This is a predicted complex of two RNAs, RNase P RNA and transfer RNA, with 499 nucleotides together.
Rfam match: Bacterial RNase P class A. Rfam links the family to the GO terms ribonuclease P activity, tRNA processing and dimeric ribonuclease P complex.
RNA sequence: GGAGGGGACCGGAUGAUCGCUGGUGGGGAGACCGCCAGAGGAAAGUCCGGACUCCGCAGGGCGGGGCGCUGGGUAACUCCCAGGCGGAGCGAUCCGACACCGGCACCACAGAGAACAGACCGCCGAUGGCCGGGGGUCCGCGACAGCGGGUCUCGGGAUCAGGCAAGGGUGAAACGGCGGGGUAAGAGCCCACCGCGUCCGUGGCGACACGGACGGCACGGUAAGCGUCGCCCGGAGCAAGACCAAAUAGGAGGGCGUCCGAGGCUCGACCAUAUGGGAGUCUCGGAACGGCUGGCCCGGUCAGGCCCUCGGGUAGGUCGCAGGAGGCUCGGGGCAACCCGAGCCCCAGAGAAAUGAUCAUCCCCGUCGCAGAGACGAUCUGAGGCGGGACAGAAUCCGGCUUACAGGUCCCCUCCAGCG
RNA sequence: GGGGCCGUCGUUCAGCUUGGUUUAGGACGCCAGAUUGUCAAUCUGGAGGUCGCGGGUUCAAAUCCCGUCGGCCCCGCCA
Repeated sequence: GGAGGGGACCGGAUGAUCGCUGGUGGGGAGACCGCCAGAGGAAAGUCCGGACUCCGCAGGGCGGGGCGCUGGGUAACUCCCAGGCGGAGCGAUCCGACACCGGCACCACAGAGAACAGACCGCCGAUGGCCGGGGGUCCGCGACAGCGGGUCUCGGGAUCAGGCAAGGGUGAAACGGCGGGGUAAGAGCCCACCGCGUCCGUGGCGACACGGACGGCACGGUAAGCGUCGCCCGGAGCAAGACCAAAUAGGAGGGCGUCCGAGGCUCGACCAUAUGGGAGUCUCGGAACGGCUGGCCCGGUCAGGCCCUCGGGUAGGUCGCAGGAGGCUCGGGGCAACCCGAGCCCCAGAGAAAUGAUCAUCCCCGUCGCAGAGACGAUCUGAGGCGGGACAGAAUCCGGCUUACAGGUCCCCUCCAGCG
Repeated sequence: GGGGCCGUCGUUCAGCUUGGUUUAGGACGCCAGAUUGUCAAUCUGGAGGUCGCGGGUUCAAAUCCCGUCGGCCCCGCCA
């Protein structure tokens, strides 16, 4: 210098003017004027885990869901840290839903055969047969050249039965790999190494690692298929929930009330006087009354009255709601996550939702040409023009994860090349 | 703010809880041909999808799992 890996952080600054939300002070509790505070690393997605609140006690079971190497951290977690194992990379380092295939199920197409598999090409053909050949011997015929048959033996063909699974080929996957021996050809058939399994020993809290002995290949894959094992989870969510509390309607209780009719009870007073008229009172029913129909009347129509009190509850208001698993700085423990102790600090709180806009100067980035240095290049410096400064935005709070993000800073590490 | 569901040709639906040769299928629509004097109807044939997007599991994914994007629905009280 180039190419990378990991971690931490910033993500515009200052000023002026005009505004916004909350708190606080002056002022007359007004108008108005001051002072203080005012978004994020993700406030997002709502994917996990808690706090908190209600439901029926939140304990057990069924069902349902989640998680899954080991040890630790934590309020808790599917998160984090450290380690193991597997994989990728030369490496720094990164990635991993990383328990169990005993049971059930599935493994398309291709292929001979796909799960106690199979023989298409191929290899062999030891053994038995077949075909043809050489030799020995025996028998028959014979013209003494030979011919035919039986039997024994030698080698041949690869034709049948049969043997094999090394090689080819199919497939994602073909029932250990590779080398040697062995064989007719082959094969864990035998042997060494590797893999696998069982047992033992050593180290480690453990996952696991290392070593040894034995076995003799027997044991394919899929559980982000059904399932099994272990552990965890009650449900709903701040529109949870608590308190105060209008109007209207509806609920409960009480009181008031004119006239008419019917019925019951009572009668001191009026009239006849057994009793009734009448009066009083209670119950029931109806009307007047009230609203609407056009401002009024008649008529029509609708609901049954009027007043008071109480309780539930809505609108609305207050709380929940920001002093917390809080932050910062030191000290200690721990490899680390994290924990412990001391000191200091108070740091948004709305309720359709404030945290903004404009201008100026500066900063950063990109690009364009100009000037200077330099070797006319690379590169550096200076002033300037133009463009840009992301993702996004609290809504009960907290711990995580995931996703989005212009540009920039710092630290540690690896590999390559050059120079000393 | 909180909770639930869905995404497949131009449109509307299957296929996803049995992962597979079904190079994802039907209807309507579109295109071409036949029929008709012409149109409609009818008949025959064809085109049209990379299953919202990106990863993962598996030999193999529309289907199973994770992330992400978009869309839709519901919520308190009284009657």